[in-house]
């Protein structure tokens, strides 16, 4: 660094219609912490330029009761790399 088991893990409509609990489809409204785009602002790398990155920003994707997912944190295991 990568994968994986376990634990923790936020936000936003249980919205309206469709004969209807869910799902699908259509409509309007929202969220940002899978992934993705962007450095226009902010911040950091770094005092400046250039450049880069981000939990910043945009919401394409994804999501807006539960379930599932979920960046990140802790911990165990496996693999690789460096010293």
């Nucleotide at each position: 660094c990568c994968g994986u088991g376990c634990g923790g893990g936020a936000g936003a409509g249980u919205c309206c219609g469709u004969u209807u609990c869910a799902a699908g489809c259509g409509g309007c409204g929202c969220c940002g912490a899978a992934g993705g785009g962007g450095c226009a602002a902010u911040u950091c790398c770094u005092c400046c330029c250039c450049g880069g990155a981000a939990c910043c920003u945009c919401u394409c994707a994804g999501g807006c009761a539960c379930c599932a997912g979920g960046a990140c944190c802790g911990u165990g295991c496996g693999g690789g790399a460096a010293g």
Predicted 3D model of an 83-nucleotide RNA (Glycine riboswitch aptamer) from a soil metagenome. RNAcentral holds the sequence, with entries from MGnify. Model confidence (mean pLDDT): 83 of 100. It matches the Rfam family "Glycine riboswitch aptamer". Rfam describes the family as follows. This family represents the bacterial glycine riboswitch.